[in-house]
Molecule: c-di-AMP riboswitch aptamer (ydaO/yuaA leader)
RNA sequence: CGCGCGCGAGCGCCGAAUUCCGCAAGGGAACCGGGGACCCACUACAUGGGGUGAAUCGGACGCCUGCGUCUCGUGAGAGGCGGAGGGGCCGUAGGAGACCUUCCUGCUCCGAACCCGUCAGCUAACCCGGUAGGCGAGAAGGAAGGAAAGG
Numbered sequence: 001c002g003c004g005c006g007c008g009a010g011c012g013c014c015g016a017a018u019u020c021c022g023c024a025a026g027g028g029a030a031c032c033g034g035g036g037a038c039c040c041a042c043u044a045c046a047u048g049g050g051g052u053g054a055a056u057c058g059g060a061c062g063c064c065u066g067c068g069u070c071u072c073g074u075g076a077g078a079g080g081c082g083g084a085g086g087g088g089c090c091g092u093a094g095g096a097g098a099c100c101u102u103c104c105u106g107c108u109c110c111g112a113a114c115c116c117g118u119c120a121g122c123u124a125a126c127c128c129g130g131u132a133g134g135c136g137a138g139a140a141g142g143a144a145g146g147a148a149a150g151g
Stems, first nucleotide, its partner, number of pairs: 011136004018029004030131006040121001048119001049116004057091003061087001063086003067082006094110004099146007
């Protein structure tokens, strides 16, 4: 590929998340992350802290759960107020957008989740681990330098 759903193939995007050997277990390459000296950095008090990742930090909302407190009620209970956690909402540090890098203007989208367990600054040697998932939205214009293709 008119629109929606499903299947298949190709191409492409985010991301470290690709690739080779092997029946498998597993191993190699490449890429990525963590731990870990000297030197350097840091050094008060309080708060535990740290890591992967772009994914942090705020604001207002009693909508939900639970807690505290006050009032009313003989009582079961009802109502008010204030925090905690959750939820969605509005912003936001930051990140992505079709060859690559840097800069300017502009638009769209994302702004999650998880791990270690009281321990971690940097860090040569050295040690340990990962290579999952998701997507097909399109907004580009300009400057500089490359790359590639053609002549």